[in-house]
Context: one part of a larger RNA
RNA sequence: CUGGGCGUAAAGCGCCCGUAGGCGGCUUUAUAAGUUGGACGUGAAAGCUCCCGGCUUAACUGGGAGAGGCCGUUCAAAACUGUGAGGCUAGAGUGAGGCAGAGGAGCGCGGAAUUCCCGGUGUAGUGGUGGAAUGCGUAGAUAUUCGGAGGAACACCAGUGGCGAAGGCGGCUCACUGGUCCGGUACUGACGCUGAGGUGCGAAAGCGUGGGGAGCAAACAGGAUUAGAUACCCUGGUAGUCCACGCCGUAAACGAUGGAAGCUAGCCGUUGGCAAGUUUACUUGUCGGUGGCGCAGCUAACGCAUUAAGCUUCCCGCCUGGGGAGUACGGUCGCAAGAUUAAAACUC
Numbered sequence: 001c002u003g004g005g006c007g008u009a010a011a012g013c014g015c016c017c018g019u020a021g022g023c024g025g026c027u028u029u030a031u032a033a034g035u036u037g038g039a040c041g042u043g044a045a046a047g048c049u050c051c052c053g054g055c056u057u058a059a060c061u062g063g064g065a066g067a068g069g070c071c072g073u074u075c076a077a078a079a080c081u082g083u084g085a086g087g088c089u090a091g092a093g094u095g096a097g098g099c100a101g102a103g104g105a106g107c108g109c110g111g112a113a114u115u116c117c118c119g120g121u122g123u124a125g126u127g128g129u130g131g132a133a134u135g136c137g138u139a140g141a142u143a144u145u146c147g148g149a150g151g152a153a154c155a156c157c158a159g160u161g162g163c164g165a166a167g168g169c170g171g172c173u174c175a176c177u178g179g180u181c182c183g184g185u186a187c188u189g190a191c192g193c194u195g196a197g198g199u200g201c202g203a204a205a206g207c208g209u210g211g212g213g214a215g216c217a218a219a220c221a222g223g224a225u226u227a228g229a230u231a232c233c234c235u236g237g238u239a240g241u242c243c244a245c246g247c248c249g250u251a252a253a254c255g256a257u258g259g260a261a262g263c264u265a266g267c268c269g270u271u272g273g274c275a276a277g278u279u280u281a282c283u284u285g286u287c288g289g290u291g292g293c294g295c296a297g298c299u300a301a302c303g304c305a306u307u308a309a310g311c312u313u314c315c316c317g318c319c320u321g322g323g324g325a326g327u328a329c330g331g332u333c334g335c336a337a338g339a340u341u342a343a344a345a346c347u348c
Base pairs, nucleotide, nucleotide: 003320004319005318006317007302008301012316014201015200017198021194022193023192025088026087027086028085029084030083031082033081034080035077036076037075038074039073040072041071048066049065050064051063052062053061054060091191092188093187094186095185097182098181103177104176106174108172109171110154115149116148117147119145120144121143125136126135162169163168206247207246208245209244210243211242215241216240220236221235222234223233258315259314260313261312262311263310266293267292268291269290270289271288272287273286274285275284276283277282278281297304298303321348322347323346330341331340332339333338
């Protein structure tokens, strides 16, 4: 050094891109670094194995022989890995042709509803609850109706539907823009996979500056409930929620399941293409998603099961009894809140 694991027991980084590194398709040829074999050298003593001996035995110990990794020189082999040269197209990608989509960011527009304001009608209640009260209302509320203002969110469509790497994305139009998918074909010719560090993205809450503020609503106030009620219920209500720019960088960031590739029974939905067939609205086939069930197999069980948790390969991350503790100290980052990295004593 070589272990076993990571859906739920401890354990998959929230996600992408990507540096170093690790790993890497088919084929021809060369080489001989790795690799394999032979020979030679080296391989102190002790130790190890075998044989013989000494202490009554053993341990211990004396003698002899042998083995031995690594290493060096040399000869040889050429399958595999590497390296050089050449070829290929099944991986990967580019161009051209189509399709679907809440993918992103920007300008503009629309209707319903809530609230507020003005006017009309109208009169004594309204609101709220388990029941009430606080609250609002004769200074005319609630209700109803015309008009206006403003902010936020987009009913139905809507679907284990779609898109996106994840976070996430839903009224409509326009122009800008990313990615996927399909079909056959043209081209490049392994250009690939993963990815320590690193860059970027990253819900909500929170922070800074400036706007905005309809509804909702931490804090807060009041009314109830109650033994109490710093709550649940009710009436109010400020930050905030919204916008611009800049921070924060965390979540049960979940499929609690890292990424890539190949292989391994089926059946039934749904979604986006393509092809063929026909009775023209269906059937069959195929490729890409998204669901349900289920065999082999796996699993402690639950369950998973071609979207694997099955059988294999490659790369990364992580775990190693509970508490102390995701804490202290130190470092880095941050305006702060704090984040990240991350112990020990002690204890069971």
Predicted 3D model of a 348-nucleotide part of an RNA (small-subunit ribosomal RNA, central domain) from an uncultured bacterium.
Its mean pLDDT, the model's own confidence on a scale to 100, is 87.
The full RNA is in RNAcentral, with records from ENA.
Rfam family: Bacterial small subunit ribosomal RNA.